[in-house]
RNA sequence: GCCCCCAUAGCCUAACCUGGAUAGGGCGAUAGCCUUCUAAGCUAUUGGUAGGGGUUCAAAUCCCCUUGGGGGCA
Numbered sequence: 001g002c003c004c005c006c007a008u009a010g011c012c013u014a015a016c017c018u019g020g021a022u023a024g025g026g027c028g029a030u031a032g033c034c035u036u037c038u039a040a041g042c043u044a045u046u047g048g049u050a051g052g053g054g055u056u057c058a059a060a061u062c063c064c065c066u067u068g069g070g071g072g073c074a
Stems, first nucleotide, its partner, number of pairs: 001073007010027004020057001028046006050066005
């Protein structure tokens, strides 16, 4: 220098290929209930599509660029 893959919440993960309604789940955190206390259990709350642009009635999903990470060739 060229090519390929990946990026969703504090952490992990589904949906992406085949566009569709408020992006689902687990762990965690916070508050409450329960308990003599703690743990466990139950209830509620909490928070996300790497950034920008395009296509479309509609984009996490398709296209382009950028950023970051991983791999291959030279």